This is a predicted structure of a 332-nucleotide part of an RNA (large-subunit ribosomal RNA, domain IV) from Roya obtusa. Rfam family: Bacterial large subunit ribosomal RNA. Its family is annotated with structural constituent of ribosome and ribosome in the Gene Ontology. The full RNA is in RNAcentral, with records from ENA. The prediction has a mean pLDDT of 86. A source record names the gene rnl.

Context: one part of a larger RNA
RNA sequence: CCAUGUUGAAGGAACUCGGCAAAAUGACUCCGUAACUUCGGGAGAAGGAGUACUUGAAAAAAUUUAUUUUUUUUUCAAGUGGCACAUACUAGAGGGUGGCGACUGUUUAUUAAAAACACAGGACUCUGCUAAGUGGCAACACGAUGUAUAGAGUCUGACACCUGCCCGGUGCUGGAAGGUUAAUAGGAGAAGUCUUAACAGCUUUAAAUGGAAGCCCCAGUAAACGGCGGCCGUAACUCUAACGGUCCUAAGGUAGCGAAAUUCCUUGUCGCAUAAGUAGCGACCUGCACGAAUGGUGUAACGAUCGCCCUACUGUCUCCAACAUGGACUCA
Numbered sequence: 001c002c003a004u005g006u007u008g009a010a011g012g013a014a015c016u017c018g019g020c021a022a023a024a025u026g027a028c029u030c031c032g033u034a035a036c037u038u039c040g041g042g043a044g045a046a047g048g049a050g051u052a053c054u055u056g057a058a059a060a061a062a063u064u065u066a067u068u069u070u071u072u073u074u075u076c077a078a079g080u081g082g083c084a085c086a087u088a089c090u091a092g093a094g095g096g097u098g099g100c101g102a103c104u105g106u107u108u109a110u111u112a113a114a115a116a117c118a119c120a121g122g123a124c125u126c127u128g129c130u131a132a133g134u135g136g137c138a139a140c141a142c143g144a145u146g147u148a149u150a151g152a153g154u155c156u157g158a159c160a161c162c163u164g165c166c167c168g169g170u171g172c173u174g175g176a177a178g179g180u181u182a183a184u185a186g187g188a189g190a191a192g193u194c195u196u197a198a199c200a201g202c203u204u205u206a207a208a209u210g211g212a213a214g215c216c217c218c219a220g221u222a223a224a225c226g227g228c229g230g231c232c233g234u235a236a237c238u239c240u241a242a243c244g245g246u247c248c249u250a251a252g253g254u255a256g257c258g259a260a261a262u263u264c265c266u267u268g269u270c271g272c273a274u275a276a277g278u279a280g281c282g283a284c285c286u287g288c289a290c291g292a293a294u295g296g297u298g299u300a301a302c303g304a305u306c307g308c309c310c311u312a313c314u315g316u317c318u319c320c321a322a323c324a325u326g327g328a329c330u331c332a
Base pairs, nucleotide, nucleotide: 001327002326003325004324005323006322007321008320010318011317014316019313027051028050029049030048031047036041038158052080053079054078055077056076057075058074059073060072061071062070081085093311094310095309096308097307098306099305100303101302105117106116121156122155123154124153125152126151127150133142134141135140159298160297161296162295164228165227166226169225170224171221172220173219174218175217178216179215180214184210185209189205190204191203192202193201229247230246231245232244233243256290257287268284269283270282271281272280
């Protein structure tokens, strides 16, 4: 010096990204226990008291007996000893307030356990049974020895209150009048060959015309993919603009929330808390660039989750010291 332990004056998080680590709490009996709540919880909430031994009394139960005896448990009282009586070991720290996810669960075997996945619940779409869907070249198999209260796919994610407007684009569904249109049908015509020359034949080419789905077209559909404006003026201080004008659009963001896991400017501004707070909480709204199942806003309970605060506690620190054990190290 290192590792693992033990102890520490005064202070008590001043340490640090962060109370990381350590300390503290801890058992049983009794008392007592808030907000909130889905009335189940929260809750071991929190916060207190007692606990050894001796003697006595009372009650209950069991046992034996007939004057009762013994044992166990509980309660009460008086006393005894110690600094300390769950005497060692083993055995919750607690509270407040936010974000996210309802919950129990699952996951990157070997750097990530989470706010990610799943979930019950919700919704849409497909599927009438030789089902749709899936595997296979096929036979065939699964779906299912099931039958729309069933099966498959996609999205959302308990519960509560809700889920606005847009079908112009892309997709899907339906429609079939017209346009376009392949193979194919068709065959005007043309060329070659044959012939002395023709006809006929054969070969090749070929216009018009007919010709499906699809696309164009016409509708529907957003818990389908998605989208949800700009400029100018206006109220008797000022400011602001309920109001008006105008341009554009398929329609111009409704409710709710909002410097947010989203806010660039930004440490926004105000308040709380601190002596001092880029953090935290509550507001404001100027939302660079929230917003409604790509779900919006709340929410009791829950979480080895992520922030902030308080009590207790401490060598984390001010500021280090001593001791124990084992190494390293020095000498042999």